[in-house]
Molecule: transfer RNA
Organism: Gemmataceae bacterium
RNA sequence: GGGCGGUUAGCUCAAAGGAAGAGCGGCAUCCUUACAAGGUGAGGGUUGCAGGUUCGAGUCCUGCACUGCCCA
Numbered sequence: 001g002g003g004c005g006g007u008u009a010g011c012u013c014a015a016a017g018g019a020a021g022a023g024c025g026g027c028a029u030c031c032u033u034a035c036a037a038g039g040u041g042a043g044g045g046u047u048g049c050a051g052g053u054u055c056g057a058g059u060c061c062u063g064c065a066c067u068g069c070c071c072a
C1' cells in the first nucleotide's frame, strides 16, 4: 500500500429500512433470623465520528478513526 470483517447498555451479543432488545452484572423489592440461591420490578443507549440517500437509517452509500485477519 491492497482486500475482508468488527465498532449497539457496565460486559457478551441481537435487531435483513417503520425508530433499539435479550442474557449476565449493578440497583430496588419479595422470600430468609441473616447470607447465598430463587421470584418480581425499575433504571441504564449522541448505535465509533462526520456527511449523503429516504417520508423514515443501527440497517443503504461516501469519507475518516480504532481494532482483528489475510496479501504484498
Stems, first nucleotide, its partner, number of pairs: 001071007010024004018055001027041004048064005